[in-house]
Molecule: SAM riboswitch aptamer (S box leader)
RNA sequence: AUUUUAUCGAGAGCGGCGGAGGGACAGGCCCUGUGAAGCCCGACAACCUGCAUUUUUGUAAGGUGUCAAUUCCUGACAGAUAAAUG
Numbered sequence: 001a002u003u004u005u006a007u008c009g010a011g012a013g014c015g016g017c018g019g020a021g022g023g024a025c026a027g028g029c030c031c032u033g034u035g036a037a038g039c040c041c042g043a044c045a046a047c048c049u050g051c052a053u054u055u056u057u058g059u060a061a062g063g064u065g066u067c068a069a070u071u072c073c074u075g076a077c078a079g080a081u082a083a084a085u086g
Stems, first nucleotide, its partner, number of pairs: 003084006013041001015040003021031003025075004042067003047063002050059003071078001
């Protein structure tokens, strides 16, 4: 890579650097110099792990993830993330 399972209506910045893009794709509709992407810090969350526990809950140190809009809406053999598989 592939396949399987689960989740995707909640939550999260008046920060620093940076300077023009971004929301996967197509069509829409939006966000953005009143500052996009990216990096850092911060935060949220609780899939795995750790710890505690009345075995189901708590916690949030570690591995990930996430931080406009229902996965922004519609579409498709769609996408994203986690844990397995290999």